[in-house]
Context: one part of a larger RNA
RNA sequence: GGCACACAGUGGAUGCCUUGGUGCUAACAGGCGAUGAAGGACGUGAUAAGCUGCGAUAAGCUUCGGGGAGCGGCAAAUACGCUUUGAUCCGGAGAUUUCCGAAUGGGGUAACCUGAUGCUGGUAAUUCGGCAUCGUCUUUUCCUGAACAAAGAUAGGGAAAAGCACGCGAUACCCGGUGAAGUGAAACAUCUCAGUAACCGGAGGAAAAGAAAGAGAAUCGAUUCCGUAAGUAGUGGCGAGCGAAAGCGGAACAGCCCAAACCGGGGACUUGUCCCCGGGGUUGUAGGACCCCGCCGUGGGACCUCGACGAAUAGGAGAAGUGCUUGGAAAAGCACGACAGAGAGGGUGAGAUCCCCGUAUCCGAAAUUCCGAGAGGCCCUAGGGUGUUCCUGAGUAAUGCAGCACACGUGAAACGUUGCAUGAAUCUGCGGAGACCACUCCGUAAGGCUAAAUACUAGUUAGCGACCGAUAGUGAACCAGUACCGUGAGGGAAAGGUGAAAAGAACCGCUGCGAGCGGAGUGAAAUAGAACCUGAAACCGUGUGCCU
Numbered sequence: 001g002g003c004a005c006a007c008a009g010u011g012g013a014u015g016c017c018u019u020g021g022u023g024c025u026a027a028c029a030g031g032c033g034a035u036g037a038a039g040g041a042c043g044u045g046a047u048a049a050g051c052u053g054c055g056a057u058a059a060g061c062u063u064c065g066g067g068g069a070g071c072g073g074c075a076a077a078u079a080c081g082c083u084u085u086g087a088u089c090c091g092g093a094g095a096u097u098u099c100c101g102a103a104u105g106g107g108g109u110a111a112c113c114u115g116a117u118g119c120u121g122g123u124a125a126u127u128c129g130g131c132a133u134c135g136u137c138u139u140u141u142c143c144u145g146a147a148c149a150a151a152g153a154u155a156g157g158g159a160a161a162a163g164c165a166c167g168c169g170a171u172a173c174c175c176g177g178u179g180a181a182g183u184g185a186a187a188c189a190u191c192u193c194a195g196u197a198a199c200c201g202g203a204g205g206a207a208a209a210g211a212a213a214g215a216g217a218a219u220c221g222a223u224u225c226c227g228u229a230a231g232u233a234g235u236g237g238c239g240a241g242c243g244a245a246a247g248c249g250g251a252a253c254a255g256c257c258c259a260a261a262c263c264g265g266g267g268a269c270u271u272g273u274c275c276c277c278g279g280g281g282u283u284g285u286a287g288g289a290c291c292c293c294g295c296c297g298u299g300g301g302a303c304c305u306c307g308a309c310g311a312a313u314a315g316g317a318g319a320a321g322u323g324c325u326u327g328g329a330a331a332a333g334c335a336c337g338a339c340a341g342a343g344a345g346g347g348u349g350a351g352a353u354c355c356c357c358g359u360a361u362c363c364g365a366a367a368u369u370c371c372g373a374g375a376g377g378c379c380c381u382a383g384g385g386u387g388u389u390c391c392u393g394a395g396u397a398a399u400g401c402a403g404c405a406c407a408c409g410u411g412a413a414a415c416g417u418u419g420c421a422u423g424a425a426u427c428u429g430c431g432g433a434g435a436c437c438a439c440u441c442c443g444u445a446a447g448g449c450u451a452a453a454u455a456c457u458a459g460u461u462a463g464c465g466a467c468c469g470a471u472a473g474u475g476a477a478c479c480a481g482u483a484c485c486g487u488g489a490g491g492g493a494a495a496g497g498u499g500a501a502a503a504g505a506a507c508c509g510c511u512g513c514g515a516g517c518g519g520a521g522u523g524a525a526a527u528a529g530a531a532c533c534u535g536a537a538a539c540c541g542u543g544u545g546c547c548u
Stems, first nucleotide, its partner, number of pairs: 001547007009539001015533001016497002020468002022465007029457002031168002039100003042055003046078001050074002061094006070082003105114003115134007135166002137163008173204001174202005184191001188237001214220002224251005234242002255449003258393001262279008284427001286392004290387001291385003299380003303377004310370004315363003321336005337354002339343001345357003398422007408434001429444005484491002504532001507519004
C1' cells in the first nucleotide's frame, strides 16, 4: 500500500408523515373609492426586535345578540390585572381611524416642507395651538366678452350650484379605437399569421345584439347561445390557405317608447313665424291625423312604496361499552353487549360507530343584508267605416371617385359602411330578393329602450380527486416575492419532522466561570439530547486477518 470482515464518523438518500399546494363541482358574490380606496410609512404592549391586530380612544372603545369558565394574540416566564354583577371569545351595528397615496390649498426627492380665508384657544404682547374651507373636469344658471364689414352671437374670462366624474381591482370575461412581426406559402411581393399580440378609451355583473327598408323561394317571423347543415357552397399568386348562410334539432323567450300631422295652453319679438308645456300618435294584408259610428270593462307592467315566507352573517340539541390479556400506553387480541335517519371524517400514549370533536336529523337571530309571494299607488291596454286634405325621421337615400367590412383578394360584386364631391322622392312613394332588366314576391331606412338562454372567476362557503407529498406540489408547507443580485426595468433562492408528554438532562467530574465529553437522572427508547424519526451511498478512520 492492497483485499476482506467488524465497528465508528461524515453525509442526508430512502421509508413513513403533512400544516401547504393543485385541478374541478355546486351555491353565493361580482366590486372598493372625494363620507378619501387599493397599497403603504410611522406609531401602538408592564417588559417588545419581528409577525398579527389596532390608530394619539392605538393587541383596543360603545352597544345589541350568541356563549358559559376561564382570560390578558404568535409566545414561554415574571410582574400586575380582568372574570358567574357573565370576562376572554364569536357575530351584527356604531365610534375612533396619525401621515403618504387618485391625493385634491401650493410645493416636493411618497410618508416631508409651506400658505390664504373664516371661527376659536392662549399670551402683557409677538411667537404659538385647534377646527373648517380653498384641486381639476363636466353640466346648469348668472355676469362679462374678442377676431370676423355690421348685426346676431361664438371662442375666451369670472362667480354660484350640482355630480354615482378622477384612482384601484381578476394579467379573467365584454364593447369600441389604433394595430404589428417572427411564422406558413418549404424562397418571396398579393396572400397567411390576424384584425391576433401590444397599446389606448369605456362599461357591467355580465357586456354586446335585438323587435325586419330581414331572410330567400317551401314558406318563416326580434336578438343571443349550442348541435347540425359542412370542411359543403364559395373564395384563393384557384398556391399556402380562408371558409359561410338558409334550413333543421335544441336552450331561452317579451315586447315597447319617441319625432311628425292635428288640438289646447303659455312665451318671444322682426306681425308671421319660432320656442316651451300638455293631449294625440307609432305602422306595411300600410298606419295615423281630420270626419262619422262604437267602447269603460278586460288583460298587463321591465315603474314607486310596503312587504309574508325563505336565506346569509354567531349558535343550540344530538344515540350507544365494559371486563380480561399483552404492552410504556389499548383504540389491538379474547369475551359478553349496545346504538344506528348517526359505520363521513378528525383526534385521543398502536387499527375506536359506542372516550372527545363531530356526523344523520331537528331547532335558532336583538341587529344588518339578500330574495320578493302578495298588497297599495301609478302607468299601459279596442275596434269599424267614407273621403284621399295632411303626416310618417334630409345634406339623408342615391350616384361618381377612393377605401373598409362582409367566408367573398375588384371580380359579373350585390348588400352594409366611411371620406370627398354632387344630391332626390313623399305612399300612384322608397328599399331589397348577389351585376343589370322584366315580372312576381318581401320589407318600410335615415330616432330610442329592452330581461332570459351566453362568457368569465380575484373572492366567500361546502365538497370531491386511479392529483403532489418537501429536488415533488405554487417561486413560497418554514416570518417568501423574503434574504440576496441589479443604477433600473427586473431577477429571485435555500430552509419541514425530539418525544405520547419537556418529563428539554437537578447534582458531580475533566475544562478557559468554554466547547465537548463522562457519570447521575427522565423516558418504552437518549445510537430519540435539541447539529434531535428512519439514517443508504460516495468519503474518512480504528481494529483483526491475509497478501506485497
Notes: Predicted 3D model of a 548-nucleotide part of an RNA (large-subunit ribosomal RNA, domain I) from a Chitinophagaceae bacterium. The RNAcentral record of the full RNA draws on ENA.